[in-house]
């Protein structure tokens, strides 16, 4: 510091940043190979000397092999075992001790053997055996001895007697040794005390066990071992049993506490192939000694033998990995020697290895507005970068070449290390940089590839065509001969919380109570010394009496009982004197011993420095000991009442047992009335009923529960607990202060209780009911809703022992403002009594000062402050499951993990969104109206098909007469097909041309385009320049892609009333407040209130049109004057006036004038913002893609955009008589008009043509302009005189061109259609409906559409439940990509881990039997000697093997269940809103599945 969110604070988890030790991996360098030189060698000649060699004695030295003596128990290596007196620290003694070192004494006198030698014999060899000779500091006997060993005595004393044990010589003459005692230094053996690792899913273990006598044994104490006795001994403060492991000084780490560790170095144990013995010696049960025994290698003549690298090298094997078969005893140190010396793979150097630490270079100075290369780029530039080149300097290092040591003590001699370190000269920048990293954390960013691919990644994330995240590439940053990575430990992590955490909701308080160990505890006090009495112990005397023993046979000795006496001790009582005090475990104060070195820190000192070494202080926080204090804890003694309990005197309760009792309901039978339904829902059905139901009266039986009272009420330890009435009990509260005298608190384990479901026997059933059966519902309906119903509920007894057993809040004690309701009870007051009132104390509850809390909340009934004791918590999930155990008839309950697997899970509060949640308000939203659409033909628009193409976009609402306000050709983006390539158009360069382009003709062509030919030829100062053309370069060109890169612009919500900020306030913060309330408004309009004052976009006004009018001018109208016309300018309308409501406001609601009256009517005008909303095809652009003669570019002729089984969405006409058709006839407005609109007058049935006046328009024209209307005739309700589709013929117009594919006119033709299913639109007044007209596009038109314009002109609205959509205020939430949200569960695939599984395989530790090596120990026939002794055999104990049942740990295993995980499979829709049946818990039954449903209980 990063990670759970839309943001937040908190909680919890996870990761990151150091550190150390090893290994890998890159990178350099050498080795290696091979060739070439040169040195060396081997082999040859030649040449010089004249020896070698044998054998015998003598000395003398030297080498083996022997006998003696000493060492070999050290040193050197490794951590198997080992939870223990092994280790560390403190103390202690029942003890030994060769070499050393003091001191005393001593060493006479004799003897007979044996290696070796020799001669035999056995063996393959190891190797053994018999004969004969000799030595000795080898061995043995005898004297002799004491401060030495044993044993007796008393006079108890370094006492006396008695009896026993010794020696070894050598010489160089200096001296080394040897025996005996005693004492020292050093070393060891035993003993205590406290420390010393997880595990209780290990709770009881123990028979030599514990402890005594006695004996053996040891150096020695000791059940060490053995015979007897006694029954002990350890255990929850954790015995036993199981896993792990050597211990320590230190080492790492860390602010310390602490956690880890225990490699190198010291110190201690232990272990030498494995397992057992025991010899020898001062020392052993002995790494390089011996005997067995087992496993393995090894020799062999198969008979029998030999081995032990956890020593130093070194081979093999494993593995990620870990060195030379090196030099030397020169130093140090050790063993033997007297010495010389002689062993010494300890040990001193070298050698490999960046393992690691530590030092130093790899240059150092100038050098450009800055070479070139490479990057980038806005195209000017910028970057690498004084870097580099180049000059010029220095030489650490390197390389030669010369000089050369300290380490050597002690007079000479003596150096692997080394010709090594240093030291001087010379030479020359020469010999010497990399690796990791650049999205946050985390220091450092561009560009190009790729395109959810390839990858990256310690988290979190990164990559789906503009990646600082991949991969390259520049530049950059970090470290530096290192740099990363993996792996472990400590730190961060207060994340096991002693320091220094928590448990209402986040994990977290046992369901409750009682009580055992254990923990904690209320107030005061303590003097010595002495005499007296009493108790108790001890020791002495005496005396009775008893037993042994000795004898003299009745006395002594020793013991023992018992009783007196004497002394001492203590301990208590009581008195005198003197007096500030009892002990001192804990604490604490001061000395003191120890707390090995090294290691640590500090001061210094030597290696050129340091790294390392060494001196010298400190420290090493324990521990023991002496000495002193005594406040507090604590002991011990005495005393108190404030806590606790009793006691008298009152009182309130659904507290609890057990018998009884009552009154409504309900059923149910029987009777008596009475007749056709009843019962049941949303709506039915199933069901009951003519065999008389429901209804309705009477009577008789049952069974459960107990209305009103009634309450936030009351009682209980919870669980609970309700008629009434008895008996029995338990508990609480009040007053008194009478007694007791700390008698308390809390409580691991332990008991006891403990809803409702359940079990088990027996009963008992009226209602209501799990599960079952029928009926709806529904896609389905194992549900909800009906009808039915069994266990159940209910009684006695016996289990179970769980609950969202909740206040989700353990229990005691104490202190901290308060109001206010209530229950009980007292006092006071008052009253005749009660009621009220004030006070006290013990309950229930509400709101709230402080505090406290992450907010929510919670506050004297604490979640405030404080003490104490108990339980619990340490990430979700797997999991309250597995395996283990205990219980339990079952059901199942209590205890309780891994593995694996997520980066989160989860708690509170915040905006917002959303709810089959709530109030209020609005809107043509609904309603009440009027007209339609949906039905038919047409027309247009879309989907779809179909095409060569039917070109694109739009796609609920917000696409669909939409872009398009005009598709035959053009348009034209599309298709065919022909054609161009600097190009259709543009700029700009350079060249040629000095001619324009251009025209005209002629061939080919469908054109387009190409090919050939003519005619005519610009200004000009003749340079040059303008233009024009063609040729080449830059570059054009794109309706080609991205609307999800964008700018403009639009569409919805919506002309709704809403969005904001500043500064202030409030909150730990996300935020909130203002903007919420009340009143009002079309309105976030205004007014009142107010921690909120102000303020901005939006609303309203300002702006345009219309309606009344003044006034001023008038082309034109109009005969004319004038104004009912036209343009300006202006007045009016403000709730101003009155009533009445209203808060005195705002303001409503009505009236008056008045053209208009409460916004007059109507346009323009669209906050913040949502929908990655449309649009790259109007425009504009960023990127990308075409483009070199087969173009996405540009011309062209032709098709297509107008298709046609369908469906849809806007319109017209119309289905008639409110009508149509024929004639008369009246009365607009808004616009257009010169490539134009066209008058009169003619022609033609018309469409139309001919005309040619007039107008650039208040002047002429379209146009006498309308039509609906009026007036009159006719039709007679019908497929019609309605309706006009279609179809035929004839023409008009417009335009190069009407065939695909135009409008119009005439005539003839006459289709559907007789008011439209479900469901659906518009509309509130000059509104709708109905009528005509005009306009722009336009060559003409497919216009019925669009955009205006006038005529004639209604009906209805009671209201706001419901539809839809908007506002606001709240509310629920698990949702925030925001309900088109999230999410559960079974099935199928597929991987993965872990547990059960018939089995099966192995390891460990024990037990029983059974054999029984070597070996101490006994016994012991013998045997031989001078003697010490041997001894065949047996015995005791005993390793390894055998067999047996059993624990316990691990692999493995068909096969079945659950569980994590995976990409968009499959089947519901459980849960989150009231989630559409609220949900959730416990127990039960039942369903594909999620779940339903009984039954208690919670409210999250």
């Nucleotide at each position: 510091a990063a990670a759970u969110u839309u943001a937040u604070a908190a909680u919890a988890u996870c990761u990151c940043a150091u550190u150390u030790u090893a290994a890998c991996a890159a990178u350099a360098a050498a080795a290696c190979u091979a060739g070439u030189a040169a040195a060396c060698u081997a082999g040859u000649a030649a040449c010089u000397a004249g020896a070698a060699u044998c054998c015998a004695g003598a000395c003398u030295c030297c080498a083996g092999a022997g006998u003696g003596g000493c060492a070999a128990a050290c040193g050197a290596g490794c951590u198997a075992g080992u939870a223990a007196c092994a280790c560390a620290u403190u103390g202690g003694u029942a003890c030994u001790u060769g070499c050393c070192c003091c001191a005393a004494a001593g060493a006479c006198a004799g003897g007979g053997a044996u290696a070796a030698c020799u001669c035999g014999c056995c063996g393959a060899a190891a190797g053994g055996u018999g004969g004969g000779c000799u030595a000795a500091u080898a061995c043995c006997u005898g004297a002799u001895a004491g401060u030495c060993c044993c044993a007796a005595c008393c006079u108890u004393g370094u006492g006396u007697u008695g009896g026993g044990u010794a020696a070894a010589g050598c010489u160089c003459c200096g001296g080394c040794g040897c025996u005996u005692u005693g004492g020292g230094a050093g070393a060891g053996g035993c003993c205590u005390a406290u420390g010393u690792c997880c595990u209780a899913u290990c709770a009881g273990c123990u028979u030599g066990u514990u402890g005594g006598u006695g004996a053996g044994g040891u150096a020695a104490u000791g059940g060490c071992u053995c015979a007897c006795c006694a029954a002990g001994g350890c255990u929850a403060u954790g015995a036993c049993g199981g896993g792990u492991a050597g211990g320590g000084g230190g080492u790492g780490u860390g602010a310390g506490a602490g956690c880890a560790u225990g490699g190198c170095c010291c110190c201690c144990a232990g272990c030498g192939a494995u397992g057992g013995a025991a010899c020898u010696g001062a020392g052993a049960c002995a790494c390089g000694g011996u005997c067995c025994a087992u496993a393995c290698u090894c020799c062999u003549a198969c008979g029998g033998g030999a081995g032990g690298c956890c020593g130093c090298a070194g081979u093999c094997g494993a593995g990620a990995a870990u060195a030379u078969u090196c030099c030397g005893c020169a130093a140090u140190g050790g063993g033997c020697g007297a010495a010389a010396g002689c062993c010494u793979g300890a040990c001193g150097g070298a050698g490999c290895g960046a393992c690691a630490c530590c030092g130093c270079g790899u240059g150092g100075a100038g050098g450009a507005u800055g070479a070139a290369g490479c990057c980038c780029u806005u195209a000017g530039g910028g970057g690498u970068g004084u870097a580099a080149a180049c000059u010029u300097c220095u030489u650490u290092u390197g390389u030669g070449u010369g000089g050369g040591a300290c380490g050597a003590a002690g007079u000479u001699a003596u150096g692997a290390c080394g010709g090594u370190a240093c030291c001087a000269c010379a030479c020359g920048a020469a010999u010497a940089a990399g690796a990791g990293g650049u999205u946050g954390c985390u220091a450092a960013c561009u560009c190009u590839g790729u395109g959810c691919c390839a990858g990256c990644a310690g988290c979190a994330g990164c990559g789906g065509u503009a990646a600082u995240a991949c991969a390259g590439a520049g530049a950059c940053c970090u470290c530096a001969a290192g740099c990363g990575u993996u792996a472990u430990c400590c730190g961060g992590a207060u994340u096991u919380a002693u320091u220094g955490g928590g448990c209402g909701u986040a994990a977290a308080g046992c369901g409750u109570c009682u009580g055992u160990a254990g923990g904690c505890g209320g107030u005061u006090u303590g003097u010595g010394u002495u005499u007296a009495g009493u108790a108790u112990c001890u020791u002495u005397u005496u005396g009775c009496g008893c037993u042994u023993a000795g004898c003299u046979u009745g006395u002594u000795a020793a013991g023992c009982u018992c009783a007196a006496a004497a002394a001492g001790a203590u301990a208590c009582u009581a008195g005198g004197c003197u007096u500030u005090u009892c002990c001192a475990a804990g604490u604490c104060u001061g000395g003191u011993g120890u707390u090995a070195a090294a290691u640590c820190u500090c001061g210094g000192a030597g290696c050129u420095c340091a790294a390392c070494u060494c001196c010298g202080a400190g420290g090493c926080c324990g521990c023991g000991c002496c000495a002193g204090a005594u406040a507090c804890u604590g002991g011990c003694a005495a005393a108190c009442u404030a806590g606790a309990g009793a006691g008298c005197a009152g009182g309130a309760g659904a507290g609890g047992u057990g018998u009884g009792u009552a009154g409504a309901a309900c059923c149910u039978a029987u009777g008596g009335u009475g007749u056709a339904g009843g019962g049941g829902u949303g709506a039915a059905a199933u069901c009951c009923g003519u065999u008389g139901a429901u209804a309705u009266c009477a009577u008789a039986g049952g069974g459960a529960a107990u209305a009103c009272c009634a309450a936030a009420g009351g009682c209980g330890a919870a669980g609970g607990c309700a008629u009434c009435a008895c008996a029995c009990u338990g508990g609480c509260c009040u007053g008194u202060c009478u007694c007791u005298g700390a008698c308390g608190c809390u409580g691991a384990g332990a008991g006891a209780c403990g809803a409702a479901a359940g079990c088990g026997u027996g009963g008992g059933u009226a209602g209501c009911g799990a599960a079952a059966a029928g009926g709806a519902u529904u896609a389905g309906a194992u549900a909800c809703c009906c009808u039915u119903g069994u266990a159940g509920u209910c009684c006695a007894c016996g289990c179970c022992g769980u609950a969202a057993a909740c206040g989700a809040u353990g229990g005691a004690u104490g202190c901290u403002g308060g109001c206010u309701a209530u229950u009980u009870g007292a006092a006071g007051u008052g009253u005749c009594g009660a009621c009220c009132c004030u006070u006290c104390a013990a309950g229930u509850g509400g709101c709230g000062a402080a505090g406290c809390u992450a907010a929510c909340g919670c506050g004297u009934u604490a979640a405030g402050c404080a003490u104490c004791c108990c339980g619990c918590c340490u990430g979700g999930g797997a999991a309250g499951u597995a395996c283990g155990a205990g219980c339990g008839c079952a059901a199942g309950c209590u205890u309780a993990a891994a593995a694996c697997u997520c980066a989160a899970a989860g708690g509170a509060a915040u905006a917002g969104a959303c709810g089959g949640g709530g109030a209020c308000u609005c809107g043509c939203a609904c309603a009440a109206g009027c007209a339609g659409u949906g039905g038919a033909g047409c027309a247009u628009g879309u989907g779809g098909u179909u095409u060569a193409a039917u070109u694109c976009g739009a796609c609920g609402a917000u696409a669909a007469c939409c872009g398009a306000c005009g598709a035959a050709c053009c348009u034209c983006a599309c298709c065919a097909g022909g054609g161009c390539u600097u190009g259709a158009a543009a700029u700009c360069c350079a060249g040629c041309u000095g001619c324009a382009c251009g025209c005209c003709c002629u061939c080919c062509g469908a054109a387009a385009g190409g090919a050939g030919g003519g005619a005519a030829g610009c200004c000009u100062c003749c340079g040059a320049g303008g233009g024009u053309g063609c040729u080449g370069g830059a570059c054009a060109g794109g309706u080609g892609c991205u609307g999800c890169a964008u700018g403009g612009u639009u569409g919805c919500c919506g002309u709704c009333a809403g969005u904001u900020c500043g500064u202030g306030c409030c909150u730990u913060g996300a935020g909130g407040u203002g903007u919420u309330c009340c009143g009002u408004u079309a309105a976030g309009u205004c007014g009142g209130g107010u921690a909120a004052c102000g303020a901005a976009c939006g609303c309203a006004a300002c702006c345009c049109u219309c309606a009344u009018u003044g006034c001023c001018a008038g082309u034109u109208a109009c005969a004319a004057g004038u104004g009912u016309c036209u343009g300006g300018c202006g007045a009016a309308a403000c709730u101003g006036c009155c009533c009445u409501c209203g808060u005195u406001c705002a303001g409503g609601g009505g009236g008056a004038g008045g053209a208009a009256g409460g916004a007059g009517a109507g346009g323009a005008u669209g906050a913040c913002g949502u929908c990655a909303a449309a649009u790259c095809a109007g425009c504009a652009u960023g990127g990308c893609c075409c483009u070199u003669u087969g173009a996405u570019g540009c011309c062209c002729u032709g098709g297509g955009c107008u298709a046609c089984a369908c469906a849809c969405g806007u319109g017209c006409u119309a289905c008639a008589a409110u009508g149509g058709c024929c004639g008369g006839u009246a009365c607009a407005a808004u616009g257009g008009g010169u490539c134009g609109c066209c008058a009169a007058g003619c022609c033609g049935u018309a469409a139309g043509g001919c005309g040619g006046a007039g107008c650039u328009a208040a002047u002429c024209c379209c146009a006498c302009c309308a039509a609906a209307g009026c007036c009159g005739g006719u039709c007679c309700c019908a497929g019609u005189u309605c309706g006009g589709a279609u179809u035929g013929a004839g023409g008009u117009c417009u335009g190069c061109a009407a065939c695909u594919c135009g409008a119009c006119c005439u005539c003839a033709u006459g289709a559907a259609g007789u008011u439209g299913g479900a469901a659906u639109u518009g509309c509130u007044a000059g509104u709708a409906a109905u009528c005509g007209c005009a306009g722009g596009u336009c060559a003409g038109c497919u216009a019925u559409a669009c955009u205006g314009c006038g005529g004639u002109g209604a009906a209805u609205a009671c209201g706001u439940u419901c539809u839809c959509g908007a506002g606001u205020c709240u509310u629920g939430u698990a949702c925030u990509c925001a309900c088109c949200g999230c999410c559960c569960g079974u099935c199928a695939c597929a991987c993965c881990a872990a547990g059960g599984g018939a089995g099966c395989u192995g390891g460990c530790a024990a037990c029983a039997c059974c054999c029984g090596a070597a070996g101490u120990c006994c016994c012991a026939a013998g045997a031989a000697u001078u003697a010490a002794u041997c001894g065949a055999g047996g015995g005791c104990c005993u390793a390894a093997g055998g067999u047996g049942g059993g624990g316990u740990c691990a692999g493995u295993g068909a096969c079945a269940a659950g569980g994590g995980u995976g990409a968009a499979g499959u089947c519901g829709u459980a849960a989150c809103a009231a989630g559409g049946c609220a949900u959730g818990c416990g127990u039960a039954g039942c369903g594909g599945a999620a779940g339903c449903u009984g039954u208690g209980c919670a409210u999250g």
The prediction has a mean pLDDT of 80. Predicted 3D model of a 1500-nucleotide RNA (small-subunit ribosomal RNA) from a Patescibacteria group bacterium. NCBI's taxonomy places the organism under Bacteria, Bacteria candidate phyla. RNAcentral holds the sequence, with entries from SILVA. It matches the Rfam family "Bacterial small subunit ribosomal RNA".